Model confidence (mean pLDDT): 76 of 100. Predicted 3D model of a 174-nucleotide RNA (Lysine riboswitch aptamer).
RNA sequence: UAAUUUGAUAGAGGUCGCGCAAUUCAUGAGUAGUUUGCCGGAUGUGGCAGGCACAGCCGAUGGCGGAUGAAAGGGGAGUGCGCCGAAAGGGCUUGUUUCCUGCGGCAAGUCCCUUGGGCGUAAGGCGAAUAGCCUUAUGACUGUCAUCUGGACGGAUGGAGAGCUAUCGGAGAG
Repeated sequence: UAAUUUGAUAGAGGUCGCGCAAUUCAUGAGUAGUUUGCCGGAUGUGGCAGGCACAGCCGAUGGCGGAUGAAAGGGGAGUGCGCCGAAAGGGCUUGUUUCCUGCGGCAAGUCCCUUGGGCGUAAGGCGAAUAGCCUUAUGACUGUCAUCUGGACGGAUGGAGAGCUAUCGGAGAG
C1' cells in the first nucleotide's frame, strides 16, 4: 500500500414505506344467545375424525312467528409509539386450546427457505363477506447497483436487501 476481503457506525427508498398500541367507525347482525306461542317427532352437543361423555319421547335438532338482543376474529380512519429486513410468508420444534388421541386454531422459539418497495390485474387459499389479508404469475411505476449507450440529463438490458450509499478501522501480493 492497489485490487480484493472483513468489521463497526450512520443513512436512503415512499402514488398509504413497514410494524405495534389504544381510540373510534362501520361490518359481523336484527345473526348468536335469552324468552315465548305454534308445528313437528329422534336425534343433538362437546371446532373436525375416531373414542368417550353428556342432553333428549317429562319432546332433541329443526321450521314458522312475537319480545329482547350481543361479542370475537377480520377491516377502515386519524392519532401516538417503534422503525428502514422495517417486516411478511413458508418449514421445523415447543407450549397452549378439546374429556383423550390425531388434525385444525392460537402463541413463542428457530432456520441466510422465499420476498428490494408500494400499486393494478388474474388465479388459488383464508374469511360471514362482493371487505380485507396471504401466496404465485403478470403489468407499468419507484429506489439501488452493474454493463452498454449517450452532450447534460437521460435511455436500454440485467441483478437482488446475504443488497446499496457514506464514514472510520482490520487483513492484504508486491